A computed fold for a 502-nucleotide part of an RNA from an uncultured Chloroflexota bacterium, annotated as small-subunit ribosomal RNA, 5' domain.
The coordinates come from a structure-prediction model, not an experiment, and the mean pLDDT is 83.
The full RNA is in RNAcentral, with records from ENA and SILVA.
Context: one part of a larger RNA
RNA sequence: GGAUGAACGCUGGCGGCGUGCCUACCCUUGCAAGUCGAACGAGAACCCUUGGAUUCGUCUGGGGGCCAUAGUGGCGAACUGGUGAGUAACACGUGGGUGACCUGCCCCGAAGACGGGGAUAACCGUUGGAAACGACGGCUAAUACCCGAUAUACUCGGUGAUUCGGUUCAUCGAGUAAAGGCUCCGGUGCUUCGGGAUGGGCCUGCGGCCUAUCAGCUAGUUGGUGGGGUAAUGGCCCACCAAGGCGAAGACGGGUAGGGGGCGUGAGAGCGCGGCCCCCCACACUGGCACUGAGAUACGGGCCAGACUUCUACGGAAGGCAGCAGUCGGGGAUAUUGCACAAUCGGCGAAAGCCGGAUGCAGCGACGCCGCGUGGGCGAUGAAGGCCUUCGGGUUGUAAAGCCCUUUUAUGGGGGAAGAGACAAGGACGGUACCCCAAGAAUAAGCGUCGGCUAACUACGUGCCAGCAGCCGCGGUAAAACGUAGGGGACAAGCGUUAUCC
Numbered sequence: 001g002g003a004u005g006a007a008c009g010c011u012g013g014c015g016g017c018g019u020g021c022c023u024a025c026c027c028u029u030g031c032a033a034g035u036c037g038a039a040c041g042a043g044a045a046c047c048c049u050u051g052g053a054u055u056c057g058u059c060u061g062g063g064g065g066c067c068a069u070a071g072u073g074g075c076g077a078a079c080u081g082g083u084g085a086g087u088a089a090c091a092c093g094u095g096g097g098u099g100a101c102c103u104g105c106c107c108c109g110a111a112g113a114c115g116g117g118g119a120u121a122a123c124c125g126u127u128g129g130a131a132a133c134g135a136c137g138g139c140u141a142a143u144a145c146c147c148g149a150u151a152u153a154c155u156c157g158g159u160g161a162u163u164c165g166g167u168u169c170a171u172c173g174a175g176u177a178a179a180g181g182c183u184c185c186g187g188u189g190c191u192u193c194g195g196g197a198u199g200g201g202c203c204u205g206c207g208g209c210c211u212a213u214c215a216g217c218u219a220g221u222u223g224g225u226g227g228g229g230u231a232a233u234g235g236c237c238c239a240c241c242a243a244g245g246c247g248a249a250g251a252c253g254g255g256u257a258g259g260g261g262g263c264g265u266g267a268g269a270g271c272g273c274g275g276c277c278c279c280c281c282a283c284a285c286u287g288g289c290a291c292u293g294a295g296a297u298a299c300g301g302g303c304c305a306g307a308c309u310u311c312u313a314c315g316g317a318a319g320g321c322a323g324c325a326g327u328c329g330g331g332g333a334u335a336u337u338g339c340a341c342a343a344u345c346g347g348c349g350a351a352a353g354c355c356g357g358a359u360g361c362a363g364c365g366a367c368g369c370c371g372c373g374u375g376g377g378c379g380a381u382g383a384a385g386g387c388c389u390u391c392g393g394g395u396u397g398u399a400a401a402g403c404c405c406u407u408u409u410a411u412g413g414g415g416g417a418a419g420a421g422a423c424a425a426g427g428a429c430g431g432u433a434c435c436c437c438a439a440g441a442a443u444a445a446g447c448g449u450c451g452g453c454u455a456a457c458u459a460c461g462u463g464c465c466a467g468c469a470g471c472c473g474c475g476g477u478a479a480a481a482c483g484u485a486g487g488g489g490a491c492a493a494g495c496g497u498u499a500u501c502c
Base pairs, nucleotide, nucleotide: 001502002501003500004499006498007497008496009495010494013372014371015370016369017368018367019365020364021330027326029325030324031323034075035074036073039072040071042069043067046065047064048063049062050061051060052059053058082283083282084281092207093206094205095204096203097202098201101200102199106196107195108194109193110192111191112190114148115147116146117145123138124137125136126135127134128133153176154175155174156173157172158171159170160169161168181188182187209255210254211253216246217245218244221243222242223241224240225239226238227237228236258280259279260278261277262273263272264271265270285306286305287304288303289302308319309318310317311316336362338361339360340359344358345356346355347354348353375405376404377403378402385396386395387394388393411438412437413436414435415434419429446491449488450487451472452471453470457486458485459484460483461482467474468473
């Protein structure tokens, strides 16, 4: 000198774009994941239609429509969003391998959907409990569940051929499907198989921290055989057998740390960093476990244990903000319990649409970068005041006043968007941006510094005191170094200080 997710002091006019718990502590409250009635059975209100009774007030029944609500069922909830605790590891980056693998929705191709069955929630009844939540009995539907048939195919097994190999082909045997549902009649769904696309699992070469004041480490340890398990290889797990495996090219141990794209600095080499944004990983009160599923060992699912908090009728129950806001605490320090689904995108749906604290916006903070303004011209051998003075004057200083002008910005008034991809409607932002008009210099300057480094000097006060200080060093009676004033030099809505990196 440059830089920062900064903080602190003094100061502070506006706008745009960014950015804002660096401190994995506990959390009140609201919201953050739903959707489909074109899968299904019920069914309130309302509308249409049609009966019965009637004391004309009304009561009661059937059919259809529309559709609130809970339930069965499907898809989604494994995405999105947050955090960086842990992790020195195939976690990440990069290049390969998979003859050892999986892949819902989507695309292409081939074939098919025949016959039948038993339940169950909702609902009704009885009943337990303070509640959370149940128990028993009865009725019912489906694209829920089950059985049989069929098998282009696929899976498994045998035989033969092929391959280094689990590959490919032929043949035989066994096994495995479906919802002909819904429909507005256009479609849309269902089953099996092959291929693709996308996403993933696993393996591996190489690369990227400190420490030897850590030198030896290792019993599922290293390998084999057989088995279990998995989508799949494997000591992943197990039984048996062998005695191996790693290490100064740093094993093992300790410390620190999410990794990368990138960012800062630097002429570069390098050094430092990994905040915002993107990719990957890990985590979701702490620890463990599986279930469902194409996919999780699942932030807003489940079970168990623990700590903590809440409710309780003491018998038992409920909870997990490292989602968005917000609160307490911690801290030098970091924002609103805002608006909208208008746009983009995601989920569901045939669609209309619904949902979305993703997102788009607004609010707060000079936290950063950038831009603009706080006026412009003329104006004295030079007002007043201040300061200095050799008392002559010098300086502040064209600075002010004064005259002329302008109106950015602020204020008031008027108009007023794009963003919304055939037509019509539809905008949170927002009466915002922007445009026009009006009056008036009007609404707007500070901060640090002036001994040398380093640009900028005098006076007074103080007297090794009070104080300054980045280094050298100043201060003990004329201090350009302390304090104040005048003046000067630097930067400027900022200026200094501190911390950290180059």